The RNA shown here (small-subunit ribosomal RNA) has 1522 nucleotides and comes from Bifidobacterium psychraerophilum DSM 22366. Model confidence (mean pLDDT): 83 of 100. Rfam family: Bacterial small subunit ribosomal RNA. Its family is annotated with structural constituent of ribosome and ribosome in the Gene Ontology.
[in-house]
RNA sequence: UUUGUGGAGGGUUUGAUUCUGGCUCAGGAUGAACGCUGGCGGCGUGCUUAACACAUGCAAGUCGAACGGGAUCCAUCAAGCUUGCUUGAUGGUGAGAGUGGCGAACGGGUGAGUAAUACGUGACUAACCUGCCUCAUACACCGGAAUAGCUCCUGGAAACGGGUGGUAAUGCCGGAUGCUCCAACAUUUCACAUGUUUUGUUGGGAAAGCGUUAGCGGUAUGAGAUGGGGUCGCGUCCUAUCAGCUUGUUGGUGAGGUAAUGGCUCACCAAGGCUUCGACGGGUAGCCGGCCUGAGAGGGCGACCGGCCACAUUGGGACUGAGAUACGGCCCAGACUCCUACGGGAGGCAGCAGUGGGGAAUAUUGCACAAUGGGCGAAAGCCUGAUGCAGCGACGCCGCGUGCGGGAUGAAGGCCUUCGGGUUGUAAACCGCUUUUAAUUGGGAGCAAGCGAGAGUGAGUGUACCUUUUGAAUAAGCACCGGCUAACUACGUGCCAGCAGCCGCGGUAAUACGUAGGGUGCAAGCGUUAUCCGGAAUUAUUGGGCGUAAAGAGCUCGUAGGCGGUUUGUCACGCCUGGUGUGAAAGUCCAUCGCUUAACGGUGGAUCUGCGCCGGGUACGGGCAGGCUAGAGUGCAGUAGGGGAGAUUGGAAUUCCCGGUGUAACGGUGGAAUGUGUAGAUAUCGGGAAGAACACCAAUGGCGAAGGCAGAUCUCUGGGCUGUUACUGACGCUGAGGAGCGAAAGCAUGGGGAGCGAACAGGAUUAGAUACCCUGGUAGUCCAUGCCGUAAACGGUGGAUGCUGGAUGUGGGGCCCUUCCACGGGCUCCGUGUCGGAGCUAACGCGUUAAGCAUCCCGCCUGGGGAGUACGGCCGCAAGGCUAAAACUCAAAGAAAUUGACGGGGGCCCGCACAAGCGGCGGAGCAUGCGGAUUAAUUCGAUGCAACGCGAAGAACCUUACCUAGGCUUGACAUGUUUCGGACAGCCCCAGAGAUGGGGUCUCCCUUCGGGGCCGAUUCACAGGUGGUGCAUGGUCGUCGUCAGCUCGUGUCGUGAGAUGUUGGGUUAAGUCCCGCAACGAGCGCAACCCUCGCCUUGUGUUGCCAGCACGUUAUGGUGGGAACUCACAAGGGACCGCCGGGGUUAACUCGGAGGAAGGUGGGGAUGACGUCAGAUCAUCAUGCCCCUUACGUCUAGGGCUUCACGCAUGCUACAAUGGCCGGUACAACGAGAUGCGACAUGGCGACAUGAAGCGAAUCUCUUAAAACCGGUCUCAGUUCGGAUUGGAGCCUGCAACUCGGCUCCAUGAAGGCGGAGUCGCUAGUAAUCGCGAAUCAGCAACGUCGCGGUGAAUGCGUUCCCGGGCCUUGUACACACCGCCCGUCAAGUCAUGAAAGUGGGUAGCACCCGAAGCCGGUGGCCUAACCUUUUUGGAGGGAGCCGUCUAAGGUGAGACUCGUGAUUGGGACUAAGUCGUAACAAGGUAGCCGUACCGGAAGGUGCGGCUGGAUCACCUCCUUU
Repeated sequence: UUUGUGGAGGGUUUGAUUCUGGCUCAGGAUGAACGCUGGCGGCGUGCUUAACACAUGCAAGUCGAACGGGAUCCAUCAAGCUUGCUUGAUGGUGAGAGUGGCGAACGGGUGAGUAAUACGUGACUAACCUGCCUCAUACACCGGAAUAGCUCCUGGAAACGGGUGGUAAUGCCGGAUGCUCCAACAUUUCACAUGUUUUGUUGGGAAAGCGUUAGCGGUAUGAGAUGGGGUCGCGUCCUAUCAGCUUGUUGGUGAGGUAAUGGCUCACCAAGGCUUCGACGGGUAGCCGGCCUGAGAGGGCGACCGGCCACAUUGGGACUGAGAUACGGCCCAGACUCCUACGGGAGGCAGCAGUGGGGAAUAUUGCACAAUGGGCGAAAGCCUGAUGCAGCGACGCCGCGUGCGGGAUGAAGGCCUUCGGGUUGUAAACCGCUUUUAAUUGGGAGCAAGCGAGAGUGAGUGUACCUUUUGAAUAAGCACCGGCUAACUACGUGCCAGCAGCCGCGGUAAUACGUAGGGUGCAAGCGUUAUCCGGAAUUAUUGGGCGUAAAGAGCUCGUAGGCGGUUUGUCACGCCUGGUGUGAAAGUCCAUCGCUUAACGGUGGAUCUGCGCCGGGUACGGGCAGGCUAGAGUGCAGUAGGGGAGAUUGGAAUUCCCGGUGUAACGGUGGAAUGUGUAGAUAUCGGGAAGAACACCAAUGGCGAAGGCAGAUCUCUGGGCUGUUACUGACGCUGAGGAGCGAAAGCAUGGGGAGCGAACAGGAUUAGAUACCCUGGUAGUCCAUGCCGUAAACGGUGGAUGCUGGAUGUGGGGCCCUUCCACGGGCUCCGUGUCGGAGCUAACGCGUUAAGCAUCCCGCCUGGGGAGUACGGCCGCAAGGCUAAAACUCAAAGAAAUUGACGGGGGCCCGCACAAGCGGCGGAGCAUGCGGAUUAAUUCGAUGCAACGCGAAGAACCUUACCUAGGCUUGACAUGUUUCGGACAGCCCCAGAGAUGGGGUCUCCCUUCGGGGCCGAUUCACAGGUGGUGCAUGGUCGUCGUCAGCUCGUGUCGUGAGAUGUUGGGUUAAGUCCCGCAACGAGCGCAACCCUCGCCUUGUGUUGCCAGCACGUUAUGGUGGGAACUCACAAGGGACCGCCGGGGUUAACUCGGAGGAAGGUGGGGAUGACGUCAGAUCAUCAUGCCCCUUACGUCUAGGGCUUCACGCAUGCUACAAUGGCCGGUACAACGAGAUGCGACAUGGCGACAUGAAGCGAAUCUCUUAAAACCGGUCUCAGUUCGGAUUGGAGCCUGCAACUCGGCUCCAUGAAGGCGGAGUCGCUAGUAAUCGCGAAUCAGCAACGUCGCGGUGAAUGCGUUCCCGGGCCUUGUACACACCGCCCGUCAAGUCAUGAAAGUGGGUAGCACCCGAAGCCGGUGGCCUAACCUUUUUGGAGGGAGCCGUCUAAGGUGAGACUCGUGAUUGGGACUAAGUCGUAACAAGGUAGCCGUACCGGAAGGUGCGGCUGGAUCACCUCCUUU
C1' cells in the first nucleotide's frame, strides 16, 4: 500500500470451589399446522399424507390448395300442375362421416422405482441416427390393380360387425432413367489400432401431384443446424452384527441382431473376472443448478423456477413411425369399477377444475386465446385447462393506515395505599386541524406487435392512475412480567387446583397457579407445536482428548499400508505460475434503471473456489540412475546376571510308621467346646518313608517383551552392556488384519499327594450367623501332555527418534590421576531409585526413565444408567471368551482440591469423667409432680441430658382459663358519634340458687342561660377472646459452657473455594504468656476493674460496747461517764512470683522456702464471645395473619383441676444403741413485723383462748435455737424402733372446711430389719448432720423453694478405661453433616425390551409344473388383386392356420432374510413413607477391590493369585536441611 468487513454468551452437579461433561435457553429459517385476533394494497405461494379410488366437463387436432363425394340452405331460370308444392338446370354455401398427409414421441403431471442401464462435470464417437428447417446438385418418364366412403342385404341388447355391387387420390404396385448413393472385387493416397481415400468393373435402388398462376409440394445425394443414441475418467448416503461374490460369469473365434460398439444373443474353446482403496448383500433415496444456516470450513434440505432421468391402474409385449417400447394408441394377463337381453362388452385424472377417502393440513367443476408459445394449413383460420388473467387462504415477503396539535381541577371510574397520597394520565372529556385508507363524483391509460383490402381486434377491466364531495369519520390485537430475559403489586387458592424450555414454583402472607390493575415486547399480527442449521471447540481438517474425569490393546514378532538420513544427475507425477475452452439461464453479490416506495422486475459486471487443453518453473515431496556413513546391522576383544530348557543331587523343617523312656493330660481360644489320649497320647531319644518348598546371603539389588524368574552341579541355548572401528551401505520406524507368548483359578487324560485347603461336617459366637474364630477335611495346590486366554495382566502412563538446568544414592563396564595393597578423586556409556529448576497440569502432581518442547505410526474415547448386557457371528470339551446394540429412563454421573462434621483412626490436654473415698437413690410408708386410665369436666403448657417439689413465692369460694345450668348482647372494660331522658350512688321490701328483675324511699354541681360536667337508654363506628399458628414474630429464657474459643483490617500465598495470622517448641485455669515464624496489628471472649467474706489502719460512736474511774441492784451497761476493745457504718492499706534458692533458653513460667491474717486467679458471687438446637414461651407482655361476634365475648350458682387397677420422677420419715425416751445445762446467724409482731399474766394436758405492756423496730416482739454436753432409763425385740392408717374429741382461719384445709389430745400401731440390675451428689469450712428465718399467704396440704448459722470428715496412686469437651493430624461415597449415606432379595403398581411351543404376513431368489399376448424361426394341404406365363391351370411372392424357442401372471416345494403377534418366562427402568437383613463409604467394625472357582434367602462368604485406588503402629532403607 492492497485485499479482506468478520467469530458475544447464559442457566443447571457442590456447603462453597476449579475442572470434565451432558441437558437446556437466547438467533435465523419453513410449501407449514394449531390457539386468540384481524383494516387495505402489491408481489409470490398453496395435498409434504393414500403412485388411494374416481362421478361430470374440458385438456390434440388440423388440412377441400391431396381425394371420391356432398346433407343443408340461398339466388336465378325452367317444367309439371292439385298457384304453392314437386322436379330439373345453372351459380353459390359447404355440416357430418370416410380415404390420404402432417401432428399426436411436444407441451402438461408425478417422484413409485432407481445407489447406477441414473445424475453432475470433463472428454470421445474414425462405432451412429436425425421428420419439419437452411444451402447445393440432379430429377419427377410410362403404366397397372385395388379399397374405404356409398348402394343393397344381413347378424348382434350393445360394442362391433359380415356379405354383395361399383369408385378416387399426393393411398398401393410394376417398368424406365439415375451425376452422386449402396454392395462386392481390383487399385491408389494418407493415418492414430479398429481405419481413411482415389480410380475402375459388375450388380442394385427414386419420384406426385395440387393450384385463385404469386407459388406450394414430391424423389435422390451431399453439407449445415437442431435433437438424440452409445463409450470412458472423476465425484455422489448408511451398514462388516453383510467377507467372500460370479457360469453368459471373464476372455477368445465365428455367426446372428442393431442406426451403431459390445455376451446384446447363440455355438464352440479357455478358466477366468470382482473384492478390506469394501466386492456381494441389506436399508434408505429421484440427481443437479440451487435453498436454509454458519465467520468460515462445514451441516441439513432438493417445495416453487430451470436442466436431466424415471413412471403413467399392476406386470409382460410388440406394432406404426424420423423419433415410442407411446399418460388422454394397440394386444395379453392380474386386481378393481361400470353396462348387459347373461351370450358378451367398456374403463384407467401422477393433465385442468372437481368428488370421496386419508390427514394437523393445502384453493374455483372460473374467464380468454387479447398477449407469449405450440400443432395443422399457402392463407384466412381452427385447436391449445400450455399460457395470460381472475377467485379463495394473513401461508410468506414488502408497503400503508387505524389520526395530528393543544388540553391539569392532574375530572370521574378502576387499582394500590404507610390513608398523607400514588398510578392509569395529556390518556379522556373539550377546542382546533388534516383526509392517506374505506365510501362517493367525474375522467381514464398502457399492455397492439401483428393479421387484414378495409372495417376491425383486450380475457383481465372501466383495472392502474388523476379528480370531486362528506366526515375522525371505516380500522388493535397477541404474548409475557421468579432467574436466564425487558417488565410488579393486590386478591383468591392452600403440595389442592394448577404452572413448567432448564433450574424449579404451590403444604395460609405465592412478584412462579387463577383473576384484576399496572408494566414490557412485537404489531395486522402475536404466541405455541413440529423440523433444520447455529450457539456445540459436544466428532475438533480449520479446531479436542486418553496418569486420577470417558479413553493406551496383557506383551512381543510381523504382512499390507503410512512415514523416512546425506549428496549428485535426470524426469516433471504431485506443487507453483501465464494463457485458453468450458463451468446453461435463473439464483447470490455489486452498480444502475423501471413500477409513488419497497417487495418485485430490467440491463451490465463479478463470483461460480471445478474439469480439460497449451506453454513456463523445478526449491520441496515423488520416480529413475549413481555416490556417502552420522541411522541400522555384521565382525573382533571382553563382561554381569534368580533369562530359558533338560538331567542329576543336598540339607533343615512338617507329617506318618517302627522301637525305647515316660504318665495324664494334650490341643485350641477373647473365653470355650468339638477333637486326640490309660488300647499309653502330648513330651523326648533312635531308626525309616514320603512329598512339597528352598532359611541366612537378600538389597525401592539383578535378568527378562510381558506374564514372571531364587538350594547346588552339569549339558544345551536366547538377549543385553562396554571397547574397537574391520565390513555392508538406509538395509530404518510404526504396524490394520495375522501369528506366537501369556499369573491365578478352571477343564481333559495319566501319575503323585507331606503340608495347606474352596465345598462339606462338627464346635463356638449371635436375635439369627448359610460368616469372621476353632477342630477336621474333598477337589485343588505338585509332575507329564493337551486345552482355556482372562486379572487392579498397573507406572492405572503404546512404540520409535531428537532437543531441554541440576543434586544425591545404587548395579554393570571402560578411561585418567594417585597408589606396595586396600582405599580415594575425576571423566564417560548403559541400567535402576529419590529430591527438585524451567516448563506443563483443573488440581494432585510430572519433571533427561517427562505428564516439558517437537516429528512419525498404531490403538482407544465422546453424559449417567440400561450394558460389556440381548440378538447374530467366530473360538472353546465345558466354564466361558472376543465382537457388540436398541427401546426405555435421569439431569445429572464424575475428577481434584477446600471448609466443616463424623470415625468401634492416631497424638496431646482438661473436667467429681473414671479411679480413691463419704453419703444417697432404686426395696417400705407417706408427700408432691408426670404418664396412663377414668370423667360432664378432670383447663392449658413443659417431654433425653436441657419435661416430671417445672410455669404454680401456696386450686375450699375467688383464683379458673374447664364442665353443667341460668342470664345479657355496643356488651364486664375504652374512645368518639346520633337522638332522648335524668342525677348517679346509697338504704328498705319482694321473687330467685344467684346473676338479675320489680317496687318504695332519698337525691346534684357549674353557667355567658345557648349549654356543659356526671348518669341511664338508643344508633353507628367498635369493644372483647387464656381461640389457632413459638414452623410468621419481638422480647425473655434454657443448653453446649465460664468451655477457650470466635473473628476482622492490611499484607502474602493459591486460577479458585480458601489458607496464613490462630500452626510449631514450651507454659498456663485460659488463643495466659514467652520464643520462633510472611506475617503485622486489632476486635468480641479469658484475666482485671464491681460486690461479699477473711487481716490491719483511720474516722464516727446510738438503739451497739464496757478496759480503766464512780454509783446502784437478788441479778442485768441498770446509771454517771468512757471511746480503749467487740461491733456497726464509711474511707483506705495489704499480695505483686515482690524476696531467697533449684529447674528452664539469660524467657514465659514452675518447684521449694522465708515473712505474712492471707501465696501463687486467697474463698464465694455477679459477669455467659461468634454461634447451635425452626430448643421453650402467642397462657406474663407485645404483635402479623387467620377465626368467633345474641358468642370461642361477658355475668352468676354449683361442680372440676384433689378421681385411681397401675408405671415413672423428686423428696420426707424410717428400719434403730454413733440410738429412742426422760430430766438438767450451753452457744448462733440471716431475717420479718401495724388489718402486724405480740412480751407478760391467767385458763386449758394441748392446739389455743381471754386480758394486755412495748415496738413502724442495732431499743420491743417473733426468739426457748437444735444437734452438742451432764445424768437416768431401755438391751436387740417388729421393740419404749417406726410412725402410716383408722375411730373419737377438740382448737384456729375463713361468708363457708361435705366433695377438699391445717393443728391438738386420747386411742389404734401398717409396711419397714439398710434395699436386684443399675444409678446420683460431693475435693474443705466441702460432703454429712442439726436446727432457724423468709417470700407467697385469711388459712394451708411447705416434707417444696430461697436464705442463715452450729457441729464437721474421708480420699485423690494416677489418666488404661466410661462420659463430655478443646487443639493438631488422618480417612471419608457424609454437608438435613453417622439419628449421615447406602446395597441386594422378596411383595405391589406401571412401562419398554429379550427368549418362547407356535402363529400371521412381507421381500428377494432357487427347483419343478403350467404357459397368455407377442417377436423370431419352421411349416403352410387352406386362402391369395397387382409381377411372370403356355392365358388357365399354374409359377413367383404373400397370408391365415399349426408347431417350436423365449416368456408375464399363476401353481407346488424346500429353504433364506425380515416384520407383527404369542400362553409362559428372564432380567431392566421408574414409583414420599411395605418386608428381611446391613454388603460398601471411617481400620465401616473380618481393609477394600480385580480375575477365577465353589457355596449361600439376600446383600454376600470362602479358597487361589494379583493390586493399593488401605487406616494405624513398629522396624529397615533412601532423600532433604544444619